Molecule: transfer RNA
Organism: bacterium
RNA sequence: CCGCCCUUAGCUCAGUUGGUAGAGCGAGCGCCUUAUACGCGCCAGGUCCUAGGUUCAAGUCCUAGAGGGCGGA
Numbered sequence: 001c002c003g004c005c006c007u008u009a010g011c012u013c014a015g016u017u018g019g020u021a022g023a024g025c026g027a028g029c030g031c032c033u034u035a036u037a038c039g040c041g042c043c044a045g046g047u048c049c050u051a052g053g054u055u056c057a058a059g060u061c062c063u064a065g066a067g068g069g070c071g072g073a
Stems, first nucleotide, its partner, number of pairs: 001072007010025004019056001028042004049065005
């Protein structure tokens, strides 16, 4: 320098043909227990890396950029 992949909740990750975002773990609260742990229930938590564009509508499509990874020269 060139090509490809990834970026979504505190963490690990889903998200179908574009229709307005979820799971597990963790945090908080409650039940259970003499108490703790385990188990069960409830609940909060997100500008979907950034900026533009397309669209009635973008996590998803297009462009540029940032960070990380892999390969080639």